This is a predicted structure of a 72-nucleotide RNA (transfer RNA) from a Candidatus Daviesbacteria bacterium. It matches the Rfam family "tRNA".
[in-house]
RNA sequence: GGUCCGGUAGCUCAGUGGUAGAGCAGAAGCCUUUUAAGCUUUUGGUCCUGGGUUCGAAUCCCAGCCGGAUCA
Numbered sequence: 001g002g003u004c005c006g007g008u009a010g011c012u013c014a015g016u017g018g019u020a021g022a023g024c025a026g027a028a029g030c031c032u033u034u035u036a037a038g039c040u041u042u043u044g045g046u047c048c049u050g051g052g053u054u055c056g057a058a059u060c061c062c063a064g065c066c067g068g069a070u071c072a
Base pairs, nucleotide, nucleotide: 001071002070003069004068005067006066007065010024011023012022013021018055026042027041028040029039030038048064049063050062051061052060
């Protein structure tokens, strides 16, 4: 340098055009002599950046940035 994959909550990830979600983590409560475990509720998002398409974009297109794999 070419090709391909990925970037979404603190972490690991889902979501392939119509209200952004799960698990873990965090907070509050219940239970327990206490801790752990368990149960209930709950907080938390510039969907990497900038444009384009569309009535409508995390999702489709273009460019850029970052990470990974592979070829040379």